[in-house]
Context: one part of a larger RNA
Formats: sequence, C1' cells, structure tokens
RNA sequence: CUGGGCGUAAAGGGCGCGUAGGCGGCCUAAUAAGUCAGAUGUGAAAUCCUAUGGCUCAACCAUAGAACUGCAUUUGAAACUGUUAGGCUAGAAUACUGAAGGGGCAGAUGGAAUUAGUAGUGUAGGGGUAAAAUCCGUAGAUAUUACUAGGAAUACCAAUAGCGAAGGCGAUCUGCUGGGAAGUAAUUGACGCUGAGGCGCGAAAGCGUGGGGAGCAAACAGGAUUAGAUACCCUGGUAGUCCACGCCCUAAACGAUGAACACUAGUUAUUGUGGUACUAGAUACUGCAGUAAUACAGCUAACGCAUUAAGUGUUCCGCCUGGGGAGUACGGUCGCAAGAUUAAAACUC
Repeated sequence: CUGGGCGUAAAGGGCGCGUAGGCGGCCUAAUAAGUCAGAUGUGAAAUCCUAUGGCUCAACCAUAGAACUGCAUUUGAAACUGUUAGGCUAGAAUACUGAAGGGGCAGAUGGAAUUAGUAGUGUAGGGGUAAAAUCCGUAGAUAUUACUAGGAAUACCAAUAGCGAAGGCGAUCUGCUGGGAAGUAAUUGACGCUGAGGCGCGAAAGCGUGGGGAGCAAACAGGAUUAGAUACCCUGGUAGUCCACGCCCUAAACGAUGAACACUAGUUAUUGUGGUACUAGAUACUGCAGUAAUACAGCUAACGCAUUAAGUGUUCCGCCUGGGGAGUACGGUCGCAAGAUUAAAACUC
C1' cells in the first nucleotide's frame, strides 16, 4: 500500500460560513490527456526461472531459452473519466402568494410575589428543626391594612408541542431583522456536495472597567450534629448572579450517533401548509415538510436501531489503534490572568 473501525467497548470536530483540494445530473458532437490494443527500438553482464550438459553426487560451473511486469516512438479504438462546443430541466438558486413560530436585536409597558422603608391596628412572642440553639422582638417584632422604593424573574397557557446551525429561546405591545415549510412552475440553466487551513458564533463559571444589588448564595462567621465534622441541618452573609462594553472558548457543548444524496413493509398520534369529495362539518380521503410512538426486512456482541437507520450504496471531512504514565512534560500559538490549544518519551503492567 491493501485492510478494520468510531450510539454504549478506543474513536464524530461544540456549531456554522467558506478558500484550496476531492467528488459531481441528462443529451449531442469533437478531441485523445487518462484508459485499452498492435508494432518498432531500448531495457549491459551477472543474478532469478526453465531445459540440457560438466566436476563420482550436491553446492558450484557452463550453454541455450524465457524473463526483465519499465521507458520512448508510432499506428489505431472511443465505452468510461478529462477537455472543448452546443442544448435540456428532474439537482440548486431566484420570483410571486397566503399562512406558522419562546429565531435574533432594540425600545416601551404590566401584574403576582419576595425584601426594605413610612404610617395605622395590635401584644408577646416570632423564627427555625428530627429535636434544638445561634437569630429577631416591650427601643413594640410576628400577624394584618394602606402607601412608597428597588431589583430580579415572567405562575396559569405549557404539550412526546414550536423556533434556531449549535450554544440556546417563554409576560404584553411596538419597531428593525434572519431562516425554514407549503403552493404556483414564471426566471436562470448544473450555478451543485463536502470542506484541510481561515473567519465567525459559542451554556455556566471566571477576568477587566463602570453601574446595579430585591431574592438566592461559593468564601466566611456563628449555632447544632458528631469520637471528630474544615460537611450534610439551621441563623446570618461577601464575591457572584443582573446591565453596558471588552476578554475567556471550555462542558455528560449528548441523539454520547459528522454533512449531503439515492433506495428499502406497515400502523398510530401530533405541528405547519396544500389538494379532492360530499351530507358543507368539531367531516372523510389524500400530498409535501417537521416532531414522536410502535413494528417487519436488514443490521448489531448484546442492548437496541429500524424511511428522522445504527439497513443498502456513493462522495467528502474529522477521529481511533492495549491500561497507566498523560490530555501530562518540553517547545510553539493564543490569553490581563485563570488557563486553553497543539502534544510526546523514559518507565511500568
């Protein structure tokens, strides 16, 4: 090289856009680079192989043949790949139509609740736990009524539901804006797929500057528990959680399942949007796109997957190769730092 794999055994990049590259629809003609066939030249000798012969055999040696799978030139073939020219519409994109949606960004507004403050009523407890205590309260708490302030989150609706590439997205209204599905088949005419590098996005925690701070709450303090209790429980409580801008770039970033295309029994539910039929409805049947349940063939070590494949095939990318050492050391790159990324070896079983 050929080869085996990646849901759970080692192994799918966190996700997208996209450069180089790789791969690529149907028809016609040309070409002949790849491809295939023939011829010629060359491919030193020795070696290898075959046959025969010589040393008593063998090793060894000699002679002849074959071979040297290659390269160059030339003649031809034209299916496939490539290239060129022309055409097509089934891939892809655009246009138009009416709908769906917690998709994104910004602004405005609302109600419930917690907390705090002020005022009223009212009096001795409240709170907390398995039980307590720390704690709050006669300087009037808890409870209750009214008003005020402020921050954060948006009950019900709510769903195996919806949207988004992923992270993720949930009060209401307004503005700006991205994407997708269905339908028409009007336009372009292969414009496509994948994608090393690259660029962008990327929960939470964390970092920088400036705000904000109700509740919750690492750290911390106290009370309990306990042999001890640097915990679990309780009372407090600071960073943080929130906002703006800038970093960080990692997660069980999970469907532990890369993207795209084609094909391969069914049944049921549900979301969006079409069509047909009639008895015109809370109807029936049916198409496309999504989300689920169940189940054949097939696959799988089993579990299970099963038209949303882990089935059958094709293309491209990423990754794996015994456990530990180790996702570590060193070096490089990035970062304010924390650290991230790339990534060994000795040794050992």

Predicted 3D model of a 349-nucleotide part of an RNA (small-subunit ribosomal RNA, central domain) from an uncultured Campylobacterota bacterium. Its mean pLDDT, the model's own confidence on a scale to 100, is 87. RNAcentral holds the full RNA, with entries from Greengenes.